[in-house]
RNA sequence: GCCGGGAUAGCUCAGCUGGUAGAGCAUCGCUCUUGUAAAGCGAAGGCCGUGGGUUCGAGCCCCACUCCCGGCU
Numbered sequence: 001g002c003c004g005g006g007a008u009a010g011c012u013c014a015g016c017u018g019g020u021a022g023a024g025c026a027u028c029g030c031u032c033u034u035g036u037a038a039a040g041c042g043a044a045g046g047c048c049g050u051g052g053g054u055u056c057g058a059g060c061c062c063c064a065c066u067c068c069c070g071g072c073u
Base pairs, nucleotide, nucleotide: 001072002071003070004069005068006067007066010025011024012023013022019056027043028042029041030040031039049065050064051063052062053061
């Protein structure tokens, strides 16, 4: 330098032809318990890496850039 994959909640990851973003774990509250843990119920937590474009509408499509992983030379 070229090619491919990835960046979404604190962490690990989903998100199927573009239509108001989810799960598990963790955190907080409640129930249960003599107490703790486990279990059950509930809550909070995101402008989807950055900047543009297309569209009535973008996590998803297009362009540029940043970072991470792998391959080629």

Source information:
A computed fold for a 73-nucleotide RNA from a Solirubrobacterales bacterium, annotated as transfer RNA. Model confidence (mean pLDDT): 82 of 100. Taxonomically the source falls in Solirubrobacterales (Bacteria, Bacillati, Actinomycetota, Thermoleophilia). Rfam family: tRNA. Rfam links the family to the GO term triplet codon-amino acid adaptor activity. The family's RNA type in Rfam is transfer RNA. The RNAcentral record of the sequence draws on ENA and MGnify.